RNA sequence: GCAGAGCGCUGGACGAUCGCGGUCUCGCCGAAGCCCGCAAGGGCGUAGGCGGAGCGAGGAAAGUCCGAACUCCGCAGGGCAGUGCGCCGGGUAACGCCCGGUCGGGGCAACUCGAAGGACUAGUGGCACAGAAAACACACCGCUGACGCUCGCUGAAAGGCGGGCAAGCAAGGGUGAAAAGGUGCGGUAAGAGCGCACCGCGUCCGUGGCAACACGGAUGGCAGGCAAAACCCCGCACGGAGCAAGGCCAAAUAGGGGAGCGCGCUCCAUCGAAAGAUGGAGUAACAGACGGCCCGUCUGAUGCUUCCGGGUAGGCUGCUUGAUCCCGUCAGUGAUGACGGGGCUAGAGGAAUGAUCGUCAUCUCGCCCGAAAGGGUGAGGAACAGAAUUCGGCUUACGGCGCUCUGCGACA
RNA sequence: GCCCACGUGGCUCAGUGGUAGAGCACUUCCUUGGUAAGGAAGGGGUCACCGGUUCAAUCCCGGUCGUGGGCUCCA
Numbered sequence: 001g002c003a004g005a006g007c008g009c010u011g012g013a014c015g016a017u018c019g020c021g022g023u024c025u026c027g028c029c030g031a032a033g034c035c036c037g038c039a040a041g042g043g044c045g046u047a048g049g050c051g052g053a054g055c056g057a058g059g060a061a062a063g064u065c066c067g068a069a070c071u072c073c074g075c076a077g078g079g080c081a082g083u084g085c086g087c088c089g090g091g092u093a094a095c096g097c098c099c100g101g102u103c104g105g106g107g108c109a110a111c112u113c114g115a116a117g118g119a120c121u122a123g124u125g126g127c128a129c130a131g132a133a134a135a136c137a138c139a140c141c142g143c144u145g146a147c148g149c150u151c152g153c154u155g156a157a158a159g160g161c162g163g164g165c166a167a168g169c170a171a172g173g174g175u176g177a178a179a180a181g182g183u184g185c186g187g188u189a190a191g192a193g194c195g196c197a198c199c200g201c202g203u204c205c206g207u208g209g210c211a212a213c214a215c216g217g218a219u220g221g222c223a224g225g226c227a228a229a230a231c232c233c234c235g236c237a238c239g240g241a242g243c244a245a246g247g248c249c250a251a252a253u254a255g256g257g258g259a260g261c262g263c264g265c266u267c268c269a270u271c272g273a274a275a276g277a278u279g280g281a282g283u284a285a286c287a288g289a290c291g292g293c294c295c296g297u298c299u300g301a302u303g304c305u306u307c308c309g310g311g312u313a314g315g316c317u318g319c320u321u322g323a324u325c326c327c328g329u330c331a332g333u334g335a336u337g338a339c340g341g342g343g344c345u346a347g348a349g350g351a352a353u354g355a356u357c358g359u360c361a362u363c364u365c366g367c368c369c370g371a372a373a374g375g376g377u378g379a380g381g382a383a384c385a386g387a388a389u390u391c392g393g394c395u396u397a398c399g400g401c402g403c404u405c406u407g408c409g410a411c412a
Numbered sequence: 413g414c415c416c417a418c419g420u421g422g423c424u425c426a427g428u429g430g431u432a433g434a435g436c437a438c439u440u441c442c443u444u445g446g447u448a449a450g451g452a453a454g455g456g457g458u459c460a461c462c463g464g465u466u467c468a469a470u471c472c473c474g475g476u477c478g479u480g481g482g483c484u485c486c487a
């Protein structure tokens, strides 16, 4: 220098102008209202306005993927179903997160990735196409045909040669993602863990380790493919809903309940002993409507007045000091914990936290000076994204800087 | 804000481990004097995207993106 791996920090600073949202033992003005006054007027002061002070997003506020706090639901004990997790040890309020280790995969390496229990003696199902066979293994090509049967030729015979069958084999070929240990030697008719050596695997024992597991020894010729992010089995955990949870105050209208008032008067007809009922005509008391008043018109008992409770709009609360952050010491390999000191005003409610300019810092590119370090100057870039009950994690998006380590190359 | 569902040809939808399909639409041909209807043939797919499990993924698992839906109170 190039390529790469791990970890950490940061997410601009200052000033000016304009602007936005909350807050206040602040100042001034001040509707309504209250008080004083016969009045004119004055005082207090709510809402509001102006000013002042002070505050105002993140490392991910995001995705809503896990775990909790908190709240309500018959306080949820047990079982079924369902869901999730799954090597070992530790951390934590808890977790599917984190730390340390084991094993396996990847990488030359730094390092990294892994949902990593069980597929024998729990069971069910699947493995397309191809292939003989896809699981109680099997035989298409192939090899052999020793032992046994048979045919032909030859031979005096014994026998020899050749063919076929029964039969044996699983080494080789072929199919497939996958075919019942691998390599080598021996062995055999041909072969084969058939025998042996090494490797792999199972079982047992010993040693080390808390454990996962590792190492060593003995032993067994060798169990049986893949897949459980198929059903399932084993172990563990989980009640459900979510701040639009939930609590408090509470208008108008409608509806519910209680109490009170009212539903008139005159005449006629019918019924009736009467009280009264029904119908018709008239009258106008009461109430309401026609904006108010007078007149007038119309309507009326399913009415009017009042009280109570539920509850909507609306308002208040939950609402930000919390498993909190920073620094130091100690314990621990570490995650983390303990102790001491210090700090901590966004809490809005359709949702504010912004814009412009200048200077500086940072990065990129160009130019100039310089042996270099560096200095000067011009232009440009500055991302991802925005709280909404609150935390702990994970994941995803993204600008810049630094440290350590690995490999290769060059120079010394 | 909180909680769910879905994404497959141009459109509407099937397919839920083993060569991606249907209807409508589109193209060409036949039929007709011509058009429609009808018949025959054909083209067209990043199964939203990125990883993982598996011999093999539209399907199973995780993440990202997009689209759609629900929520308070009374009756």
Stems, first nucleotide, its partner, number of pairs: 001408010012360007020056002023053002026051004033044004058384001062395002065393005070242004082238005087101005102116001103114004117233002123231002126226002140173002142169003148165007181199006200222001201220008246317004256308006264283008286300005324343008362381008413483007422436004430467001438454005460476005
Molecule: RNase P RNA; transfer RNA
Organism: Candidatus Polarisedimenticolia bacterium